Predicted 3D model of a 72-nucleotide RNA (transfer RNA) from a bacterium. The RNAcentral record of the sequence draws on ENA. Model confidence (mean pLDDT): 83 of 100. It matches the Rfam family "tRNA". The family's RNA type in Rfam is transfer RNA.
RNA sequence: GCAGGAGUAAUUCAAUGGCAGAAUGGCAGUCUUCCAAACUGCAAGUUGCGAGUUCAAGUCUCGUCUCCUGCU
Numbered sequence: 001g002c003a004g005g006a007g008u009a010a011u012u013c014a015a016u017g018g019c020a021g022a023a024u025g026g027c028a029g030u031c032u033u034c035c036a037a038a039c040u041g042c043a044a045g046u047u048g049c050g051a052g053u054u055c056a057a058g059u060c061u062c063g064u065c066u067c068c069u070g071c072u
Base pairs, nucleotide, nucleotide: 001071002070003069004068005067006066007065010024011023012022013021018055026042027041028040029039030038048064049063050062051061052060
């Protein structure tokens, strides 16, 4: 330099172009003599960044950044 893949909650990952979710973690409560476990609830997102297409984009297109793999 070229090609491919990945980037979404604090973390690990989902989401057929049509309400952005789960688990773990965090906070509060129930339970317990206390702790843990269990159960209930709550909060947490500029979907890497910028633009485009569309009534509507995490998803499609272009650019760009970071990481991984391969080729040279």